[in-house]
Context: one part of a larger RNA
Parts: sequence; structure tokens; C1' cells
RNA sequence: GGACGAACGUUAGCGGCGCGCCUAACACAUGCAAGUCGCACGAGAAAGGGCUUCGGCCCCGGUACAGUGGCGCACGGGUGAGUAACACGUAGAUCAUCUCCCCUCGAGUGGUGGAUAACUCUCCGAAAGGAGAGCUAAUACAGCAUGAGACCACGGCUUCGUUGAAGCUGCGGCCAAAGCAGCCCUCUACACGUAAGGUUGCGCUUGAGGAUGAGUCUGCGGCCCAUCAGCUAGUUGGUAGGGUAAUGGCCUACCAAGGCUAAGACGGGUAGCUGGUCUGAGAGGAUGAACAGCCACACUGGAACUGAGACACGGUCCAGACUCCUACGGGAGGCAGCAGUGGGAAUCUUGCGCAAUGGGCGAAAGCCUGACGCAGCGACGCCGCGUGAGCGAUGAAGGCCUUCGGGUUGUAAAGCUCUGUGGGGAGGAAAGAAUAAGGAUUGGCUAAUAUCCAAUCUGAUGACGGUACCUCCUUAGCAAGCACCGGCUAACUCUGUGCCAGCAGCCGCGGUAAGACAGAGGGUGCAAACGUUGUUC
Repeated sequence: GGACGAACGUUAGCGGCGCGCCUAACACAUGCAAGUCGCACGAGAAAGGGCUUCGGCCCCGGUACAGUGGCGCACGGGUGAGUAACACGUAGAUCAUCUCCCCUCGAGUGGUGGAUAACUCUCCGAAAGGAGAGCUAAUACAGCAUGAGACCACGGCUUCGUUGAAGCUGCGGCCAAAGCAGCCCUCUACACGUAAGGUUGCGCUUGAGGAUGAGUCUGCGGCCCAUCAGCUAGUUGGUAGGGUAAUGGCCUACCAAGGCUAAGACGGGUAGCUGGUCUGAGAGGAUGAACAGCCACACUGGAACUGAGACACGGUCCAGACUCCUACGGGAGGCAGCAGUGGGAAUCUUGCGCAAUGGGCGAAAGCCUGACGCAGCGACGCCGCGUGAGCGAUGAAGGCCUUCGGGUUGUAAAGCUCUGUGGGGAGGAAAGAAUAAGGAUUGGCUAAUAUCCAAUCUGAUGACGGUACCUCCUUAGCAAGCACCGGCUAACUCUGUGCCAGCAGCCGCGGUAAGACAGAGGGUGCAAACGUUGUUC
């Protein structure tokens, strides 16, 4: 000199863009943060309105709450405790693997059965919750049929080759499914329109390929201590088996005695890693806030279930600590999500909105979304603007100094002429919105002019916000401080004090004329900031 997620002191006008618990992975009151689908299924209110023969009926409405079922909840969001490790980075391997949804291609979607929640009734419990009996549906569940180029076992041929892989092929075994919605009568039946049927869309099953995501393995790379020198029995390898999506001591039995280490094993300390960031001419050093990628964790420890995917932050079970409720028998909870509280030198609002972007569900309308978009607070940082501009000498007054002549503050002020950024008042006023439902035209599917699908045109919706921005009016009126002045280091005198009070980054200053303390005048530097402290180069 630079830098900072900074703090403290004094001061403080405005705007834009960023950033904001570095400490206690400490404890948490309250609200919200993951739902959605009636085009899978059964059941289905109350209130309100209308009619009424007062029995009830209709609309709202097959709506709301709840339940079975499907998909999602493994994403998104937070934190950095642990971890010195294939955790991360980079380059590879997988002939050792899986992959919901999505895309492409092929085949299929037949028939049957038994339950169960919701509901009704009874009962137990303070509650949380639970038990029994009865009824019912499905794209829930379970068989049957069919079935291959899928899988299993035994073979044959060709190609490549390091275990083996790919293709063709033979005998046998084994494995599947579910419907829902719209439209139409061309063919059949009743001859109305509907059913069988046709057709369209969404699904379902199975196979191959892709895409995406993930698992596993390997080479190399990146901290400190040798005042840590030896470590290791599932240890190292083999055979067989189990287990996994998959290789493997991953696990088990048996056999052998190996394996690592001064190129640092083992042990201890510290630490999430990286792209990057800061500094530096570079080499290097320091660092890993925000943003992005990966990993790990979710009160502490352990475990599995479901599922394509978890050993699962707002799921389950067990143990522990803590907190809360209790009728003392027993129960409930987990902010390292967003706000917020205590704690701390220190780090924000218990805000608005789904309008945009993105995500989940849905055929869609739509619903949910503290992701996100915005607003609020904070000079915490960077950047920009303003606090006026021009003229103005009797060099006014006052202050300070003085050799008493004067010097300096100083064109500074006053005064004159202007301007109107920011501030205040009034008026106008955005972009961010692309499209959706619906409508029109054309094309495709089709028996069809219907439905459906595709393209083009048209066609709602704004939290921010009456915000940005623009125009007019208003008055120089409302807007400058902080540190320093002995040398390093730009900037000097007076008064007070008298080794006292004090200053100080280093040298040092102060004991009666202190340019070093304190005040004043003047000056220097930076400026909405300026200094101090801390850390780092």
C1' cells in the first nucleotide's frame, strides 16, 4: 500500500447494485415452509334459496370435510458437526451394474375370485388412541389363460477376444396386464336413441434402444507433528457358499502365512473439498463468506421398512438427554427451512405475492410452493450524485499572531446576477405478459361435416406500485464531517501545564519559553465518510 461476511468511536443528505449469526451443530414460544388428482373408487353432508298437498321435492351438488387408490414427499431449502477419506479435483474403467417419469421402435391389453377402509352398531381410555361385530367399491389384492427375440438350464454355428462378449439357431422349463374419458351411428340388434360396435385421447403389461440420474473400481494431485517407528488375525491371499442391481473378506466355513512401512505405515492434532477469492511483476503466500459443482449431516446413538431411488430435515421403530401435557395409568416434541426469541463485540421483518421464472399433482380449469420474485431494516461494501455557480477589495467587522509598522483568516463573507440535481407540492405514467380457457381458419386421424390432435390469428391475468420515468411549480432556501500537523509523513504558531497531567505504531516527548501533553488560531489529508482495533498478502 491492498483486501475484509468485520466490530468500535465521532459524524451523516440521496440513489443504484450487492451483502448481512464468522459465536452456541446452543435451547427454542407462535405462524407458515408438500401436496395434488372426482377423467381410478365407494359413500356423501350442514347452512342457504325456491316450491309444497306440510309427507316432502328441486337447486346449490354428486359440492365441502373424511376414507381406499395413484403420483409426489429421495427434488427444492438449510448447515459444515463429522470426515485426512476414492470425501474432493482430474483422467479413465464397468466384458461387474441399476435407472420412476420422458423419447423412439415391436407385441399384447382375455377371463375369474375373495376381501377391506370409509359407513352403521357396541365397547375401552383423561387424552393420544384402540378393540369387536356387520355392509361395500376400485387402475387396491390374488389366482387362471395366452405369450416372445425377456429369464433359467443343456447344446450347435459364425465373428471378436484377456475372464468372456455379440449375432443366428434347437429341445425343455418359467414369467404379464386395468381400466377411464370424449365422440359417432358406416355395419348388427331393438328401430326413439342407445347397446354391441367403430373411433380418438390418456393409461396398463412385456421386450429392444436412447436420454437423464445414480452405484462401484482405478492412476495421479492437494495440511501439520518422527518429542508418533514399527502396524495388522478378517489381518493378506486362495477354494466353496451366502448376500447385493453389481465386483469384492462385503459376510461365513476351510486352507495357506501373508499384507503395509523411512518415497513416512501406524498414531496424534487440525480441517468439509473444488471452481474460485485476496495479495503479488511473477514465482509464491493466505483463504474457501456470497454464487456454482460434489460430499456429509438433520436433538444424540443405532436400525430397518416402503419405494425406481432413502437407511429418509418437516417418515417409522428402539435406546438416551432435555422440554411439555396428564385424571399418575400413560402420552407428545425436535427451526443446521422462512420470519421470530434468549445468548453474543456483532449480523435484518413474526412483511407482500404466486404477476414472472422454476417445481409437484392434474386431461384441463386449477391447487400447493417462506423455492423464487419483491418490499422493509443496516454507510456493511462498491459505484454515482449533491451540499450551489459567476462577478465581487474600503482587502469590512470579529478571531488569532505581532518586531505595533502590520500579517493572516480572505473572494472567504456581505452585496449583485443566475441555476434547480437531491428535498417538498401538483399532474401524467410504464416495460417486465410469454400466453391459458374460449373463438375463427387450415391440415391430419376416421365411415364421419362429430370428437380428438397440430399449426396460424384472436383472446384474461402485475405482488412490486401509482414504483421507475416524464412535465410544471417552489426557495440558495433543508444537506460536512473526521483524522492529523517532532522525524518516518503532507501540514506551525500562541496560551496553559511543569518528569505532573498526559501522548506514543517505532525512535521517543513532558523536570518554567514543549512545533511531540491540553486548548485556541492557522494549516495538511481524505470526504458521506474519517479514524481505531482485528486478520491476511

The prediction has a mean pLDDT of 81. A computed fold for a 537-nucleotide part of an RNA from a metagenome, annotated as small-subunit ribosomal RNA, 5' domain. Its Rfam family is "Bacterial small subunit ribosomal RNA".